[in-house]
RNA sequence: GAUAAAGGCACACCUCGCGUGAGCGGGGGCCGCAAAGCUAACGGGGGUCAAACUUUUGAGUUUGAGCUGGCCGGGUUGCCGAA
Repeated sequence: GAUAAAGGCACACCUCGCGUGAGCGGGGGCCGCAAAGCUAACGGGGGUCAAACUUUUGAGUUUGAGCUGGCCGGGUUGCCGAA
């Protein structure tokens, strides 16, 4: 990061399985992505569960554990090579 080339991944949704859950994995699907590859043991945001405290009984706060990389930044690896 191009009216380029070769490719890659796979949102939502459907289905099967796992998980208390957020969500994850397999298959289908293809919204999009120049890193939509990896990293949560770098930082932030969001969400889940449990416990404690508070409560106007609606819920809020704190702590811990786990989730999200297709929420953002950082780190790191990779294809091509016009301006």
The RNA shown here (c-di-GMP-I riboswitch aptamer) has 83 nucleotides and comes from a soil metagenome. The RNAcentral record of the sequence draws on MGnify. Its mean pLDDT, the model's own confidence on a scale to 100, is 86.